[in-house]
Molecule: transfer RNA
Organism: Candidatus Saccharimonadota bacterium
RNA sequence: GGGCGGCUAGCUCAGUUGGUUAGAGCGCGUCACUGAUAAUGACGAGGUCGGAGGUUCAAGUCCUCCGCCGCCCA
Repeated sequence: GGGCGGCUAGCUCAGUUGGUUAGAGCGCGUCACUGAUAAUGACGAGGUCGGAGGUUCAAGUCCUCCGCCGCCCA
C1' cells in the first nucleotide's frame, strides 16, 4: 500500500426486507422478602448506535470519507 471483518447501555451481545418505543443477559439503584445476607420478585436509571457528510417521507440498517481494533496479502 491492497482486501476482508468489527465498532449499539458500565461489560458481553442481538437488532429481520430501511418503517413508527433502540433491546436482552450480567452489572448498578430503590422496594418487597430475611434476624441479617445470598437467592428470588417488582420497579427504575443508564444510549444521541465510533466521528462527519449524503440518499430517503423515514437510516443502527443503504452510500462516501475519516478514526480505532483484528485477520489476510504484498